The RNA shown here (FMN riboswitch aptamer (RFN element)) has 183 nucleotides and comes from Paraburkholderia panacisoli. The prediction has a mean pLDDT of 75. Its Rfam family is "FMN riboswitch aptamer (RFN element)". Rfam's curators write: The RFN element is a highly conserved domain that is found frequently in the 5'-untranslated regions of prokaryotic mRNAs that encode for flavin mononucleotide (FMN) biosynthesis and transport proteins.
[in-house]
RNA sequence: GUGCGUCUUCAGGGCGGGGUGCAAUUCCCCACCGGCGGUAUGCCGGCAGCGCGACAGCGUGAGCCGGUGAGCCCGCGAGCGCCCGCGUCGUAUGGUCUUCGGAAUAUCGGGGGCCACGCGGGGUCAGCAGAUCUGGUGCGAAGCCAGAGCCGACGGUCACAGUCCGGAUGGAAGAAGAUGUGC
Numbered sequence: 001g002u003g004c005g006u007c008u009u010c011a012g013g014g015c016g017g018g019g020u021g022c023a024a025u026u027c028c029c030c031a032c033c034g035g036c037g038g039u040a041u042g043c044c045g046g047c048a049g050c051g052c053g054a055c056a057g058c059g060u061g062a063g064c065c066g067g068u069g070a071g072c073c074c075g076c077g078a079g080c081g082c083c084c085g086c087g088u089c090g091u092a093u094g095g096u097c098u099u100c101g102g103a104a105u106a107u108c109g110g111g112g113g114c115c116a117c118g119c120g121g122g123g124u125c126a127g128c129a130g131a132u133c134u135g136g137u138g139c140g141a142a143g144c145c146a147g148a149g150c151c152g153a154c155g156g157u158c159a160c161a162g163u164c165c166g167g168a169u170g171g172a173a174g175a176a177g178a179u180g181u182g183c
Stems, first nucleotide, its partner, number of pairs: 001183010016030004031163002033152002035076004042068006049060004071150002079128002081125001082123003093116009132148005154166003
């Protein structure tokens, strides 16, 4: 330095103003926000090379090294959906079947099974997983400059939510570090 194991810590931002209305941070107008890894014609620093030089330096630098650099380019994550399996009918809800008691076929009360549901685990799919163009520069633009545009889980709510509340003191892409071990 690198592979593998274990552990620790960290790991998301944003409604301000006005309008309508009984009611809206949810609608309308203006505003505001952008997880993780990769990619790189930008920017910063250093260097080779080249040019100039009064030999101190200066300029350039499409190449090299380091840092930084995309919500809408590639991939990933959480959430919802789907599938599989396990657990539980509980101190919780609904449906259905059954049984016992009173009764009258209603209805009431008790017990049991199953399904939904809920909780935990795993998986795949991509189903929802979204959204960018125009002009400029340039050898080259998906990433630069300018302009215009677009996107944003689920549940809740006096009224429809990227920005409020909740699951979540959760989980996690990953980042940093410690330690063991192989090469």